[in-house]
RNA sequence: CUUAUCAAGAAAGGCUGAGGGUAAUGGCCCUGUGACGCCUUGACAACCUGUCACACUAUAAAUGUGACAAGGUGCCAACUCCAUCCCACCGAAAGGCGGGAACAGAUAAG
Numbered sequence: 001c002u003u004a005u006c007a008a009g010a011a012a013g014g015c016u017g018a019g020g021g022u023a024a025u026g027g028c029c030c031u032g033u034g035a036c037g038c039c040u041u042g043a044c045a046a047c048c049u050g051u052c053a054c055a056c057u058a059u060a061a062a063u064g065u066g067a068c069a070a071g072g073u074g075c076c077a078a079c080u081c082c083a084u085c086c087c088a089c090c091g092a093a094a095g096g097c098g099g100g101a102a103c104a105g106a107u108a109a110g
Base pairs, nucleotide, nucleotide: 001110002109003108004107005106006105011041012040013039014038015037019030020029021028024084025083026082027081042076044074047072048071049069050068051067052066053065054064055063080104085100086099087098089096090095
């Protein structure tokens, strides 16, 4: 940089010691009943991978779909915690609700 996904799912112990929710701003939330981070163990999931079946095909390859496994990753507060811009609806307003987009990110494969 390209493609795909981001509404589901899943925590205990040890060390450390004050911040964290990975752009910005504003909210809201978690946190000395120990956050963030690191390590161990366990779980979750199924992107890649493997096996099998089916479809297509030329008894092929490639591709697609499904099932199973869990080797490579990932992940285990809150939808990527929410909002920001646009549209529809409700409302006197504040605001609420639904959809879409942008920006910034996360993960996988290349």